Bacterial RNase P class A from a Limnochordales bacterium, 368 nucleotides, folded computationally. Lineage of the source: Bacteria > Bacillati > Bacillota > Limnochordia > Limnochordales. Rfam family: Bacterial RNase P class A. Gene Ontology terms of the family: dimeric ribonuclease P complex, ribonuclease P activity and tRNA processing. It is annotated as a ribozyme. The RNAcentral record of the sequence draws on ENA.
[in-house]
RNA sequence: UCAGUGGGUCGGGAGGCCGCGGGCGGCCGGCGCGGGCCGGCGGCCCGAGGAAAGUCCGGACUCCACAGGGCAGGGUGCCGGGUAACGCCCGGCGGGGGCGACCCCAGGGAGAGUGCCACAGAGACCAUACCGCCGGCCGGGCCCGCCGGGCGCGGCCGGUAAGGGUGAAAAGGUGAGGUAAGAGCUCACCAGCGGUCAGGCGACUGGCCGGCUGGGCAAACCCCACCCGGAGCAAGACCAAGUAGGAGGGGCCCCGGAGGUGGCCCGCCUCGAUGCCCCUCGGGUAGGUCGCUCGAGACGGGCGGCGACGCCCGUCCCAGAGGGAUGGCCUCCCUCGACAGAAUCCGGCUUACAGACCCGCUGGCCCC
Numbered sequence: 001u002c003a004g005u006g007g008g009u010c011g012g013g014a015g016g017c018c019g020c021g022g023g024c025g026g027c028c029g030g031c032g033c034g035g036g037c038c039g040g041c042g043g044c045c046c047g048a049g050g051a052a053a054g055u056c057c058g059g060a061c062u063c064c065a066c067a068g069g070g071c072a073g074g075g076u077g078c079c080g081g082g083u084a085a086c087g088c089c090c091g092g093c094g095g096g097g098g099c100g101a102c103c104c105c106a107g108g109g110a111g112a113g114u115g116c117c118a119c120a121g122a123g124a125c126c127a128u129a130c131c132g133c134c135g136g137c138c139g140g141g142c143c144c145g146c147c148g149g150g151c152g153c154g155g156c157c158g159g160u161a162a163g164g165g166u167g168a169a170a171a172g173g174u175g176a177g178g179u180a181a182g183a184g185c186u187c188a189c190c191a192g193c194g195g196u197c198a199g200g201c202g203a204c205u206g207g208c209c210g211g212c213u214g215g216g217c218a219a220a221c222c223c224c225a226c227c228c229g230g231a232g233c234a235a236g237a238c239c240a241a242g243u244a245g246g247a248g249g250g251g252c253c254c255c256g257g258a259g260g261u262g263g264c265c266c267g268c269c270u271c272g273a274u275g276c277c278c279c280u281c282g283g284g285u286a287g288g289u290c291g292c293u294c295g296a297g298a299c300g301g302g303c304g305g306c307g308a309c310g311c312c313c314g315u316c317c318c319a320g321a322g323g324g325a326u327g328g329c330c331u332c333c334c335u336c337g338a339c340a341g342a343a344u345c346c347g348g349c350u351u352a353c354a355g356a357c358c359c360g361c362u363g364g365c366c367c368c
Stems, first nucleotide, its partner, number of pairs: 001364010012333007020047005026041006049339001053350002056348005061232004073228005078092005093107001094105004108223002113221002115217003130164002132160008141151004172190006191213001193210007236290004242285001246281007257271005297316008334337001
């Protein structure tokens, strides 16, 4: 310097004026014995994000349910660790890709059972034999030719799995020996399996020995191990009008009703399980308050750990609405500014994102 790779930080900056949401003081006026309430003026502080998003996982918190265990259902799935927890993160192991830095992988079990393996192919799972290769018997043909021998064809029987062919996959791979031809038939190396020894907490790795050794799919059912109760801040808790309805108590005859008087109506008198009025209690609604933002917190430093992370010290307070705030105007500068906006909170994952900066590493070329 070019190409690449891993990690991290920021997400226009500075200022003025006026607004909006929240918090805390001050002054003035009015009301009230007082706690305090109401109104006005003025001040100070704070006010979106790395994803606030998707709502996909995991928790805190709240209510409901719940002795314990099992079934069903769902989830997770190499090993060790971190964490409140996780399907997240870290460090490893194994496999794959890359010259490399590095990246990717749902990566337990196919030695319990069931199922599937399209097309092609002889055969796709208790293997099989299409073309081949080899042997025996029979029947012809040609050649040399005394007997006899050689070459080639067809049929039948048998051996074989080297080679060809099909396929994603064909009963270990390569080489040598061996054989009629062949074959783990034998041997060497490699792969796999079992045993054993050593290293490692472990996944696993390495050495030795053995007999040679028949596939794949569990993001198919299934088996094994572990985890999981349900609903969600419109959770939930408290205060509490008016109206209607409920319970209790008291009063009354104004209204309604019942009874009496009375031939009938009006009138008059009496009564309370019922009517009216008043008081009290309890449930709910409107409304209000809380939950509500101090927290698995942020920043700085130290220590332990490879790391995720943990512990200690110091400093700080950093939105909290409920018709739901974060806006408008102006000035200057620059590289001219992306994706996008809280609604109970937190840890992750995923997705979107103009650009800028920092650190480490790898490969190539050049110079000293």